[in-house]
A computed fold for a 72-nucleotide RNA from a Rickettsiales bacterium, annotated as transfer RNA. NCBI's taxonomy places the organism under Bacteria, Pseudomonadati, Pseudomonadota, Alphaproteobacteria, Rickettsiales. Model confidence (mean pLDDT): 84 of 100. Its Rfam family is "tRNA". Rfam's curators write: Transfer RNA (tRNA) molecules are approximately 80 nucleotides in length. Rfam classes the family as a transfer RNA.
């Protein structure tokens, strides 16, 4: 350098046009002598970033960076 794939919650990932959810975490409450375990409900996002297409963009399309993978 060329091509291909990835960026979404503290992490580990799905979700693929109608303002985003699981699992683990945390903190809080129920249980309990106490804890672990197990139930409850809650916080927790500028969906890498910048233009475009749309009535609406995490999503689709360019181009920028981040990470990996092929190939020379």
């Nucleotide at each position: 350098g060329u091509c291909u794939a990835u960026a979404u919650a503290g992490c580990u990932c799905a979700g693929a046009g109608g303002u985003a959810g699981a699992g683990u975490g945390u903190g809080g409450g129920a249980u309990u002598g106490a804890a672990a375990a197990u139930c409850c409900a809650a916080a927790g996002g500028u969906c890498a970033g910048u233009g475009g297409u749309u009535c609406g963009a995490u999503u689709c399309c360019a181009c920028u960076u981040u990470u990996a993978g092929a190939c020379a």